[in-house]
Context: one part of a larger RNA
RNA sequence: CGUAGGAAGUUUGAGAGGCUCUGACCUUAGUACGAGAGGACCGGGUUGGACUAACCGCUGGUGUACCGGUUGUGGCGUCAGCUGCAUCGCCGGGUAUCUACGUUGGGACGGGAUAAGCGCUGAAAGCAUCUAAGCGCGAAACCCACCUCAAGAUGAGACUUCCAUUAAGGGACGUCAGAGAUGAUGACGUUGAUAGGCUGCAGGUGUAAAGGCAGAAAUGUCAAAGCUGAGCAGUACUAAUUACCCGAACG
Numbered sequence: 001c002g003u004a005g006g007a008a009g010u011u012u013g014a015g016a017g018g019c020u021c022u023g024a025c026c027u028u029a030g031u032a033c034g035a036g037a038g039g040a041c042c043g044g045g046u047u048g049g050a051c052u053a054a055c056c057g058c059u060g061g062u063g064u065a066c067c068g069g070u071u072g073u074g075g076c077g078u079c080a081g082c083u084g085c086a087u088c089g090c091c092g093g094g095u096a097u098c099u100a101c102g103u104u105g106g107g108a109c110g111g112g113a114u115a116a117g118c119g120c121u122g123a124a125a126g127c128a129u130c131u132a133a134g135c136g137c138g139a140a141a142c143c144c145a146c147c148u149c150a151a152g153a154u155g156a157g158a159c160u161u162c163c164a165u166u167a168a169g170g171g172a173c174g175u176c177a178g179a180g181a182u183g184a185u186g187a188c189g190u191u192g193a194u195a196g197g198c199u200g201c202a203g204g205u206g207u208a209a210a211g212g213c214a215g216a217a218a219u220g221u222c223a224a225a226g227c228u229g230a231g232c233a234g235u236a237c238u239a240a241u242u243a244c245c246c247g248a249a250c251g
Stems, first nucleotide, its partner, number of pairs: 001152001005163007015149004021049007033038001051106005059100003066093005071086006110144003117137004169246003173189005194239003197235005203228003211222004
């Protein structure tokens, strides 16, 4: 821009893409078959490999603004206590997030029409013949089925609702994240929990400083302490103010 008014939502599916893998074991059954040696079809079940999708409850990884330990050195006058630098100084853990080495699922079942092939009926050709007329079975291939996209499918589809005036609706602006390079998408804007703050809780770390008590002291204890990023709630304290722009035809 189009889809002959403008919008908001829900859809149909022409068409396109994806998937399509396979082993072993148990059983049927030591059966059929075979002199024996050996040893099935068909059918039922179990469990793997590779590939793939989703997810983070479990097991791990990451986690440089979380917690702790500790070395050297500088600073805060000294002690104590903090703090800078040294790969995050090094080391031990670790929430959210993102993840695999983790977990769950998938290929199926079934149908249609067939290939090679196997047949039924059956003449030409009194027989025979799956074929000439006619009718069946038959494969990971084909068409469906399963998953995804999809009306610019210009062949522009369908349904529901809203709007007759600056209206319905949208944009811009602001606070943002389950979204994200930017657009876009989604949540919210005081009739408000959108983000921050605060409070509580979960989770992490592992028992803070100061002081008291015990001990000659190291140390222990009061103390499951103290601190705490992203998690879950509650709470208008702060910021989402007011204003603005676009927005419809034949009639």
This is a predicted structure of a 251-nucleotide part of an RNA (large-subunit ribosomal RNA, domain VI) from Chryseosolibacter histidini. The prediction has a mean pLDDT of 87. The sequence was found in a public genome assembly.